[in-house]
RNA sequence: CGAGCGGCAGCACGGGUACUUGUACCUGGUGGCGAGCGGCGGACGGGUGAGUAAUGCCUAGGAAUCUGCCUGGUAGUGGGGGAUAACGUUCGGAAACGGACGCUAAUACCGCAUACGUCCUACGGGAGAAAGUGGGGGAUCUUCGGACCUCACGCUAUCAGAUGAGCCUAGGUCGGAUUAGCUAGUUGGCGGUGUAAUGGACCACCAAGGCUACGAUCCAUAGCUGGUCUGAGAGGACGACCAGCCACACUGGGACUGAGACACGGCCCAGACUCCUACGGGAGGCAGCAGUGGGGAAUCUUGGACAAUGGGCGCAAGCCUGAUCCAGCCAUGCCGCGUGAGUGAAGAAGGCCUUAGGGUUGUAAAACUCUUUCGCCGGUGAAGAUAAUGACGGUAACCGGAGAAGAAGCCCCGGCUAACUUCGUGCCAGCAGCCUCGGUAAUACGAAGGGGGCUAGCGUUGUUCGGAAUUACUGGGCGUAAAUCGCACGUAGGCGGAUUUGUAAGUAGGAGGUGAAAUCCCAAGGCUCAACCUUGGAACUGCCUUCUAGACUGCAAGUCUUGAGGUCAGGAGAGGCGAGUGGAAUACCGAGUUAGAGGUGAAAUUCGUAGAUAUUCGGUGGAACACCAGUGGCGAAGGCGACUCGCUGGACUGAUACUGACGCUGAGGUGCGAAAGCGUGGGGAGCAAACAGGAUUAGAUACCCUGGUAGUCCACGCCUUAAACGAUGAGAGCUAGUUGUCAGUAAGCAUACUUAUUGGUGACGCAGCUAACGCAUUAAGCUCUCCGCCUGGGGAGUACGGCCGCAAGGUUAAAACUCAAAGAAAUUGACGGGGGCCCGCACAAGCGGUGGAGCAUGUGGUUUAAUUCGAAACCACGCGCAGAACCUUACCCACGUUUGACAUCCUGUGCUACCUGGAGAGAUCCAGGGUCCCUUCGGGGCGCAGUGACAGGUGCUGCAUGGCUGUCGUCAGCUCGUGUCGUGAGAUGUUGGGUUAAGUCCCGCAACGAGCGCAACCCUCGCUUCUAGUUGCCAGCAUUUAGUUGGGCACUCUAGAGGAACUGCCGGUGCUAAGCCGGAGGAAGGUGGGGAUGACGUCAAGUCCUCAUGGCCCUUACACGUGGGGCUACACACGUGCUACAAUGGUGGUGACAAAGGGAUAAUCCCUAAAAGCCAUCUCAGUUCGGAUUGUCCUCUGCAACUCGAGGGCAUGAAGUUGGAAUCGCUAGUAAUCGUGGAUCAGCAUGCCACGGUGAAUACGUUCCCGGGCCUUGUACACACCGCCCGUCACACCAUGGGAGUUGGUUCUACCCGAAGGCGUUGCGCCAACCGCAAGGGGGCAGGCGACCACGGUAGGGUCAGCGACUGGGGUGAAGUCGUAACAAGGUA
Repeated sequence: CGAGCGGCAGCACGGGUACUUGUACCUGGUGGCGAGCGGCGGACGGGUGAGUAAUGCCUAGGAAUCUGCCUGGUAGUGGGGGAUAACGUUCGGAAACGGACGCUAAUACCGCAUACGUCCUACGGGAGAAAGUGGGGGAUCUUCGGACCUCACGCUAUCAGAUGAGCCUAGGUCGGAUUAGCUAGUUGGCGGUGUAAUGGACCACCAAGGCUACGAUCCAUAGCUGGUCUGAGAGGACGACCAGCCACACUGGGACUGAGACACGGCCCAGACUCCUACGGGAGGCAGCAGUGGGGAAUCUUGGACAAUGGGCGCAAGCCUGAUCCAGCCAUGCCGCGUGAGUGAAGAAGGCCUUAGGGUUGUAAAACUCUUUCGCCGGUGAAGAUAAUGACGGUAACCGGAGAAGAAGCCCCGGCUAACUUCGUGCCAGCAGCCUCGGUAAUACGAAGGGGGCUAGCGUUGUUCGGAAUUACUGGGCGUAAAUCGCACGUAGGCGGAUUUGUAAGUAGGAGGUGAAAUCCCAAGGCUCAACCUUGGAACUGCCUUCUAGACUGCAAGUCUUGAGGUCAGGAGAGGCGAGUGGAAUACCGAGUUAGAGGUGAAAUUCGUAGAUAUUCGGUGGAACACCAGUGGCGAAGGCGACUCGCUGGACUGAUACUGACGCUGAGGUGCGAAAGCGUGGGGAGCAAACAGGAUUAGAUACCCUGGUAGUCCACGCCUUAAACGAUGAGAGCUAGUUGUCAGUAAGCAUACUUAUUGGUGACGCAGCUAACGCAUUAAGCUCUCCGCCUGGGGAGUACGGCCGCAAGGUUAAAACUCAAAGAAAUUGACGGGGGCCCGCACAAGCGGUGGAGCAUGUGGUUUAAUUCGAAACCACGCGCAGAACCUUACCCACGUUUGACAUCCUGUGCUACCUGGAGAGAUCCAGGGUCCCUUCGGGGCGCAGUGACAGGUGCUGCAUGGCUGUCGUCAGCUCGUGUCGUGAGAUGUUGGGUUAAGUCCCGCAACGAGCGCAACCCUCGCUUCUAGUUGCCAGCAUUUAGUUGGGCACUCUAGAGGAACUGCCGGUGCUAAGCCGGAGGAAGGUGGGGAUGACGUCAAGUCCUCAUGGCCCUUACACGUGGGGCUACACACGUGCUACAAUGGUGGUGACAAAGGGAUAAUCCCUAAAAGCCAUCUCAGUUCGGAUUGUCCUCUGCAACUCGAGGGCAUGAAGUUGGAAUCGCUAGUAAUCGUGGAUCAGCAUGCCACGGUGAAUACGUUCCCGGGCCUUGUACACACCGCCCGUCACACCAUGGGAGUUGGUUCUACCCGAAGGCGUUGCGCCAACCGCAAGGGGGCAGGCGACCACGGUAGGGUCAGCGACUGGGGUGAAGUCGUAACAAGGUA
């Protein structure tokens, strides 16, 4: 779908009957139509990506096929038959549903007829179809249904087409070889079966094949494509939406129907799950559209409509359509638009910052003048439809109205990377993409202000490509950064000399086909623009077919000689293997002599009177071969070294009339392959792992010594690794040279010399290369061919697996995890138990000390109410302190003050100072007396009181700072400009040869100059001249106690100006020079002595308690005042000193000669010597040494000597008899020794700073110690050796291997079971059509049997994953333990 059919459950209409006139009943008559028969469609459309690595996909082909509906052609559509649903009756069941009997139709089903074409064929022949329905209609016929004619839709057969589908072939299509062998219908054949069709697709038989290193099989992963994202491209990653193909539809199997399915919303079976049940049995499959639950970081409405586009059915009307068209939700993306525009400086207020002036937010706001997109309200209102039909939708759009009205956020501001300040915090809280930030001044955390970026978004996270030439086809590398196999032979493969002809696979060109559409690109057009859409073009870089070309490569066939090989003649060689021979040495044995030998840094273990060592002679035995010997030779590498003989490989040279590309490389493979090691059997002198002993040492399982076994040697067999190195694969060609050496040859009269040439082996060097170092005809240069290998460090050359091995082990070879580096070369420093040169009281040579004693002084420690603070190796410790009884004074106790002891400002006021008395420890308070000064008359000075701004702080931070200082170091260094070299850091200059105290000077030099340092200029001492002579001096004159006075200024001296010394002169030396040595002269001689003077820098050196100062902190106290105490303590330790221990002395006496300084002024006056010398005494003693300690009495200063000063007298008379280890100073007017002065200071010095007197010794020299300078070398250091760094152990965490086993997945083999199903076979039983008169036949159905087969089961394997007591190593972790392995000669390279 009633226009195929029988029909009529329900609805509507009509008709009829009954009557109660609005009910009941009847009626397929009409519209229609549940269920049914039948037809077509449910194989399309829609969803998903599980499976699939090829039964798939893509591209291009092919032949042995089918194709409903559609298009075109040809020929038909005749005549019969038997059933069966629905329906009726009845039975069973809870249900789902089913059974029996009976009736009926068809475009359902079956014969017969016919057969243009079709199919089969033995070529004679044979076989096989169909269906009708509806509309209209003149004549004719009629049983009045119709026949008949016509039209339409159907139906049958067949030929074509179109469309769709099936099959086959080639090429392409992810990872793993720690998957290397796979395969039995497997590969092929013959014959069948089966299919629409080819085919082992399937079956029987025969053969033994087929696939695989161009990766089979296995494992893991995955739908494929057009395309999408990215990229300059080549590529890389992906395969959402849209489009093509495939696969799937709860999981597995199966067929049925059909044109098409082995079928998403069909069937059967098995399984899991869910639901119903009367427990007997049934039902189901959203990976359709919505929607629900779960899971999850996360993904929408149980909407409208078939109006459009399309699909199915139907003649059509029409019906169906979660396809589709629309609407809803989501800033998920892309695109467009808005959140206002103009004017507006008092630069408002507020905020923030501030150098307190101001700046900034900022024309920003307010205010004034405008506009109205979007949104809101009202009105009109489409296209989409070429007649009707509009879900969207009163939507888009248009008109009108009101009003700046309703509409801005997010991230960031240390660098990369655009954008900065304040506060808070204080390695906390936190940030973080990388570097990293934060430990009291954070542009990095948090906040604020400001700024930058993007904007209806912004930021984070994840992912992909890019940058990344960081897998390198385009387009990388391998000496030292990761990387050349240990070496050779050789298979496959790759590559390959000259020339001729052919061919046409590669190659090049033309043409044709294809490369779907969409996408991308270009040009137009349509939505107001755009996104988006439409149209056209180009493109799709590909594949195929065909034609042409014939250079080059390939292929085929010839030819050639230069590559390669051969032949002949030579010489060289530690090339290999075997056999034999030799001498020296060690050891052992025998014999002779006697006392030690041996060994080391030094020793000891050890050997030796039982005769060692040493020496002489003889013997035995094993191993290795001195000299020759040489960046000499040979070999593929490992490696090879006495001599002779035998066997044997290779290279080289010369000649050549032979072969004719025979070549190169070489994945796998095979062989060789040091030492050590292993097995069996020998051998064993020396050496020597292990082991033992002796030393060394903190230890010493080491280095050294004495012994000593495997082993080292031989034969045979394994192992197969090395820094197997030139850290450099093999082969070929090309590209300047110079100079050695080895082996040949040729020429020149040539055993010697020269030249040429071939092959090897070295050094240097150009071009070129290289990150640099370097390489450089023996390339690491320029090219070609082939192989191997690399892709951050660690984990790790490890685990697991495989292979090899007797074992040891080898080979192949990951991952998790972890780090932001690891590494190479070169540079500058620093360092070295590296080297060279040089200097310094650095050592040495000397002199005197310290360390021992007592005391002084400083420090530590301890103590204390306080013992204020700082300084800490050198560079703290007689330092700050040039002087603590009070003060100082910062500390402690106690008592007081609060705008303050001190400064400025404001207001008020006129006191105060001073004197007297009282209280008190005093500060202070109270009382009394006393009552300001100047003035230009404005005020000022000086006080007091008040108020608040402020004062004040020896409080913290010297690691926030300035300044100053110490130290290296008075060492000779440190730099710059220009140039040159180097990619660069940097170098050069500044190094080198000399020389110097010196980077001082000279010479040389790709350097030339310059600066800061050195030196000089400055001061002082030493000689002298001039000037000047008081306070200085006194030669001569006078005088005197006295240079006291006269006189003088010669001398001394004073203090001003000069001179003088410059390697200037001479000799020698230096190549020259710079200079050095010697000499002369000179007061002084080579910077004449001394001082001042301290480069760039180092030590986060010292100082916030000199001063200054940022920040922080205190403000009736951390400020200020006062009294007292403390800084002076004392079991102890250290530094620096003084005095001593005595006769070179002590004591007593005597006794001269200074300088410098001070005293407010003073060459005037004062402070002024000691040692030495001379005389006497002491006579080696704890003393006539030594003077501590203590007693007592005084003096001085001072308000005040108790804590706590100095000095003196008398008395007392300690330790100490020259100082262990160790350690300091000093090189000449120095050390040593003697005294003197000054600052500070009332007083107090053994300290400090100055001064003079007396006045030595020694220096061969640079090996060593210390420090420093220059050059060079090594470096794993750069906080720079007080560096760096390794391993065990202990603790915590993390991932991982093994592991008795255990749990699961997957897969294989063998066997068992065998549903549904089709197939084969059978057909007891049963059956309408055909044949037959009948019996029966033909045909069929159920059933039986068989093989196949899903699920399932049993047994045994493979493989993957989870868990697993215990266990192995690994990684990581601010401050754990033990040592010191490595980096320097790393202390044993």
This is a predicted structure of a 1389-nucleotide RNA (small-subunit ribosomal RNA) from a metagenome. RNAcentral holds the sequence, with entries from SILVA.